RNAcentral holds the sequence, with entries from ENA. Predicted 3D model of a 1460-nucleotide RNA (small-subunit ribosomal RNA) from an uncultured prokaryote. Its mean pLDDT, the model's own confidence on a scale to 100, is 84. It matches the Rfam family "Bacterial small subunit ribosomal RNA".

RNA sequence: GAGUUGAGAGUUUGAUCCUGGCUCAGAACGAACGCUGGCGGCAGGCCUAACACAUGCAAGUCGAACGCUCUCUUUGGAGAGAGUGGCGCACGGGUGAGUAACGCGUGGGAACCUGCCCUUGGGUGGGGAACAACCGCGGGAAACUGCGGCUAAUACCGUAUACGCCCUUCGGGGGAAAGAUUUAUCGCUGUUAGAGAAGCCCGCGUCCGAUUAGCUUGUUGGUGGGGUAACGGCCCACCAAGGCACCGAUCGGUAGCUGGUCUGAGAGGAUGAUCAGCCACACUGGGACUGAGACACGGCCCAGACUCCUACGGGAGGCAGCAGUGGGGAAUAUUGGACAAUGGGCGCAAGCCUGAUCCAGCCAUGCCGCGUGAGUGAAGAAGGCCUUAGGGUUGUAAAGCUCUUUCACCCGCGAAGAUGAUGACGGUAGCGGGAGAAGAAGCCCCGGCUAACUCCGUGCCAGCAGCCGCGGUAAUACGGAGGGGGCGAGCGUUGUUCGGAAUUACUGGGCGUAAAGGGCGCGUAGGCGGCGUGACACGUCAGGGGUGAAAGGCCCGGGCUCAACCUGGGAAUUGCCUUUGAAACUGUCGUGCUAGAGACCGGGAGAGGAUGGCGGAAUUCCCAGUGUAGAGGUGAAAUUCGUAGAUAUUGGGAAGAACACCGGUGGCGAAGGCGGCCAUCUGGACCGGAUCUGACGCUGAGGCGCGAAAGCGUGGGGAGCAAACAGGAUUAGAUACCCUGGUAGUCCACGCCGUAAACGAUGAGUGCUAGGUGUUGGCGGGCUUGCCCGUCAGUGCCGCAGCUAACGCGUUAAGCACUCCGCCUGGGGAGUACGGCCGCAAGGUUAAAACUCAAAGGAAUUGACGGGGGCCCGCACAAGCGGUGGAGCAUGUGGUUUAAUUCGAAGCAACGCGAAGAACCUUACCAGCCCUUGACAUGGGUAUCGCGGAGACAGGAGACUGUUUCCUUCAGUUCGGCUGGAUACCACACAGGUGCUGCAUGGCUGUCGUCAGCUCGUGUCGUGAGAUGUUGGGUUAAGUCCCGCAACGAGCGCAACCCUCACCCUUAGUUGCCAUCAUUUAGUUGGGCACUCUAAGGGAACUGCCGGUGACAAGCCGGAGGAAGGUGGGGAUGACGUCAAGUCCUCAUGGCCCUUACGGGCUGGGCUACACACGUGCUACAAUGGUGGUGACAGUGGGAAGCGAACCGGCGACGGUGAGCUAAUCUCUAAAAGCCAUCUCAGUUCGGAUUGUUCUCUGCAACUCGAGAGCAUGAAGUUGGAAUCGCUAGUAAUCGUGGAUCAGCAUGCCACGGUGAAUACGUUCCCGGGCCUUGUACACACCGCCCGUCACACCAUGGGAGUUGGUUUUACCCGAAGACGGUGCGCUAACCGCAAGGAGGCAGCCGGCCACGGUAAGGUCAGCGACUGGGGUGAAGUCGUAACAAGGUAACCAAGCCGU
Repeated sequence: GAGUUGAGAGUUUGAUCCUGGCUCAGAACGAACGCUGGCGGCAGGCCUAACACAUGCAAGUCGAACGCUCUCUUUGGAGAGAGUGGCGCACGGGUGAGUAACGCGUGGGAACCUGCCCUUGGGUGGGGAACAACCGCGGGAAACUGCGGCUAAUACCGUAUACGCCCUUCGGGGGAAAGAUUUAUCGCUGUUAGAGAAGCCCGCGUCCGAUUAGCUUGUUGGUGGGGUAACGGCCCACCAAGGCACCGAUCGGUAGCUGGUCUGAGAGGAUGAUCAGCCACACUGGGACUGAGACACGGCCCAGACUCCUACGGGAGGCAGCAGUGGGGAAUAUUGGACAAUGGGCGCAAGCCUGAUCCAGCCAUGCCGCGUGAGUGAAGAAGGCCUUAGGGUUGUAAAGCUCUUUCACCCGCGAAGAUGAUGACGGUAGCGGGAGAAGAAGCCCCGGCUAACUCCGUGCCAGCAGCCGCGGUAAUACGGAGGGGGCGAGCGUUGUUCGGAAUUACUGGGCGUAAAGGGCGCGUAGGCGGCGUGACACGUCAGGGGUGAAAGGCCCGGGCUCAACCUGGGAAUUGCCUUUGAAACUGUCGUGCUAGAGACCGGGAGAGGAUGGCGGAAUUCCCAGUGUAGAGGUGAAAUUCGUAGAUAUUGGGAAGAACACCGGUGGCGAAGGCGGCCAUCUGGACCGGAUCUGACGCUGAGGCGCGAAAGCGUGGGGAGCAAACAGGAUUAGAUACCCUGGUAGUCCACGCCGUAAACGAUGAGUGCUAGGUGUUGGCGGGCUUGCCCGUCAGUGCCGCAGCUAACGCGUUAAGCACUCCGCCUGGGGAGUACGGCCGCAAGGUUAAAACUCAAAGGAAUUGACGGGGGCCCGCACAAGCGGUGGAGCAUGUGGUUUAAUUCGAAGCAACGCGAAGAACCUUACCAGCCCUUGACAUGGGUAUCGCGGAGACAGGAGACUGUUUCCUUCAGUUCGGCUGGAUACCACACAGGUGCUGCAUGGCUGUCGUCAGCUCGUGUCGUGAGAUGUUGGGUUAAGUCCCGCAACGAGCGCAACCCUCACCCUUAGUUGCCAUCAUUUAGUUGGGCACUCUAAGGGAACUGCCGGUGACAAGCCGGAGGAAGGUGGGGAUGACGUCAAGUCCUCAUGGCCCUUACGGGCUGGGCUACACACGUGCUACAAUGGUGGUGACAGUGGGAAGCGAACCGGCGACGGUGAGCUAAUCUCUAAAAGCCAUCUCAGUUCGGAUUGUUCUCUGCAACUCGAGAGCAUGAAGUUGGAAUCGCUAGUAAUCGUGGAUCAGCAUGCCACGGUGAAUACGUUCCCGGGCCUUGUACACACCGCCCGUCACACCAUGGGAGUUGGUUUUACCCGAAGACGGUGCGCUAACCGCAAGGAGGCAGCCGGCCACGGUAAGGUCAGCGACUGGGGUGAAGUCGUAACAAGGUAACCAAGCCGU
């Protein structure tokens, strides 16, 4: 000193907490596989076929027991061989098949044997007969063997003696020996005690299954025998009827057991290789012999299977010894050396034998140690990879320079292991020397768990994956690379065990809703049990003794250089046995007690149960009266009833069932359940008293009983109701919901069934732990007599502590404790199959597995949703006005067509949208023809000095090409093409892309929605997600404001601030204006700036004032004043967010793609097509109109490549000419609806499409394909189905005007003014939205989720006529070898006998026992099996819509019927 010890994570959800499973991180291995591999030490190495084995070896030895033969000889002797004899071969070595057993472990016991060894005290006398070898003759292929003859012994047999020994009836009886020689020993014989070893018996411990519950006839015991070394039913005869078992017998399955090993904090769990102890086995089964010891691994006999030899007559064999072979398998080594050491056998010994053992070989199989170099070295080399192109990283890494030499290699020396000799290992370990960085690094991983990140490739493919999950074009998850992380001669994977897992919970869990309380009671066994006292000492506690093998593990030391490894001592071995004590607790026995329990007496309450009787209301039916056309029923109807008189109503009668009001979170009962009244019988509880018993109690496995509804059997009964069924409706269908009918059944009696969401989803009992308030029954007290106080028993609600995952529970516990029972251990499969039990059946009960999933769940949270609720908004409906949908045309879209009809937009929120204007251009599309550093940018080189503009000719469709004329000649300068700049050419970087991805993006936009919402900080509440604030009461257009409040504040939104319109004022008056003065055709001019107007600045409106209302508030209503009144009208302004909304074709941009083309240029075509369909518009259908006439009154805005007056020409579009105007000046510019006249209801004097023709304008050019004008033509259309749109006031409607784009082209778009309505009761409904609340199985959020049949594929499984095999039982047959018993007339050396003969023995025969085998009938397990049943899984299949919201008939549980 042997004490120092416990880690979690991922995954169910939008998120949370809990429950709960799955998975991972750790350690270990007799391992295997993949990649890789330098050295050494120590260890380990068929886990599978106890499958079969070639070959060699693994047990011999002794001449000091004996004879014979042979060899050598120095003649002393030495050696060899086969045999007789002795000892050994029962050890050592192997294996784990069997065995659930006294087999093993542990602790005891008595009735027993023991060779060799030790020990004690004795003996060892005298005889006899054989048999091998050997010889002779035979048989046989062989193995082997027969007959005859000779012979020795420590071989065999008598006899003698025998203290002690054994037996005994106590008289007696029985039983030994062997010699050898070298003369000193070794032996032999019996005996005593021991050591060691074996056999036997017993207590305790020792796997799973009850879907194995009864087993047993030598069975249990006795008596007497036999047998054994020995006790014993071990065996036999007889007698008795026992023995075992729910504390698990019997049966089935599995398994050698232990020390230990692995894991674990421990308790446990798993395991039983190597080493050690025990057991069992030796080809399979049986049997004995010999022996001290065996029923014998390398012995025997028999049977069987297999293999081999054979001359076919017969024989031989047994590696689970060491090597080795085949086979099996994912897989496990050399046919090695030596007896040198340790040990064993024999021997006096020398010695021989020893695959025990010691060594070596093979294998990274494991553990341990070492190495593959060290220092220095920045230009941070090259290369690689990445890059934002700057750089970063690999990386002091390398190279280079300076060193070292462990290991390996070469040379030399060379052990210990050996007490005197002897060394396989082995020229090994070690030591010395030498050369040279020299020979020596890989494997896995890098999404999270889990340590380590980028690029490329791929594109739900290929693949990965332990779980969650990655991959559908930007993959840290696949594959490669660079880089990084981990471990390292290994690293990963797979398998297995323990751990984590408190996930079987003894330590250490639960059961209201997550899995889980038995439907309820009575009660057996069992478990547990009140107070006092005495005794005992079973449990319990303390001390001592014995045992708990060694090894291992732990501690302290020691030895190999360290370690692994080896080794000494110790502690421990938690156990069992024994002994001495203690007596508190438990127990046992005794004795007492009354608080538990029960009895007794007295009361009152009650739908407690059973039987019999009685009652009224109602329904239906029957009879009769009154009465007439309907009744009934529904969402609406119909089936149905009714003129043969219904319904309605009145009277009478019949029948069955159920009992209104009282009636109540009231009562009773164990539960199920019980409801009119009366009587009888009967159970239980409660209260009061304190008379008795004296722990008599609690719980309760099995067991027994009760047990709703439905259902079953037999017999009754049957009014109403009502499965099934029929009809009518509804519906896509409607085997339903609704309606009209209607049978079982519902009722009674008797008998079954035995289940329910049989629920308080809460087992029973006892004690303890705040209260408040109802109510039922009883009792006591007080008084003010209807109240108060108290108490016991019940029954509710609220609530403290406490508990709970939360919800909730809370003296009626789900709190704190104790006792007993039942039950749970992921979801599905499944409460199913099989088996058993019960049942008439239906079925009930008990109750799995394969397979499959990564969840299934509970409670609560935030949303979303509801054919939930409440409140409130919006041209949402309603009330109105006008449209669309019908026609023709315009325009956009779809579709179709096409060489192309470029592309995008797609419900609202695409469709007169991008397009504020496609003849060319645009243009992105198509055809053809051209260009390739390019139409455009930057950089290099060479050349030129510019460039550029205008024109002509030729070719061509043009781009373009060629020729040519004219004009023009940059800036600086050091005068140098020197600099800038420009052009041309060349080469390369690059340009270019309206190519793809709006699901990689920025920006911009649409939409919910100008809806009133969306959030934060701090605080508080909650384990948490979250809540509160933001809810509530009012109010508002508004989360607008007020009040209240565990909240107090704040932000983004609302509002306001901004623009505009409406009123006024001030300032300023030109191009505007004109009241006054003059003037004129004319505000034309002078003049003026008052007015209008213009455009700058101000004022004005704030619920400010009054009244009412409201809460004394916010506000609302009304009024006054005012140009305007409660936001005065309009605009701009769009919170957090949603829709992967839209746009890569505005722009920008990542990635990908094209590069003589997907880029660029050009001509022509197309975007304009046309059977059709849709959207948006225009014009109409006419008289509120058309036509003609008249000619009054606006506002916005535009204008120099322009607006264009006036004049002229033309019917007109327009043309000619051209004033003025950079525009409050000139101009577009004429406003139109209006008013007057006419037309008179027609396909028209409506309507204008279409077509013909002649023109005009723009433009390079109007064919495809422009607009306009004139003349002619004159289609459809007579107010538009279902449906649908806009609008709440200067709005709708209607009328014209301007502008952008633009050469030209508007019915579109944007703006402007003129005329100018109707209606809103109201919020039930439709649509959209806001707030609160409720339900939810939704969260991709109802366009959600989800169920079942059917069809297809695959998988496992149940049934199945049978069939194959294993195992086991019973009965019978057969019966080898063998021991036993009998017999033994055949044979027979030792002893007896003179002999005959006898004793004894042997063969043979007989008997029972018995292995194998056979026959028959069962039990049980497994394989296969036509067909069949359900189950699971699978991609977007079919049919419906059952469930989740009131899921559109609330759902569910149990049961029944029908259909598919």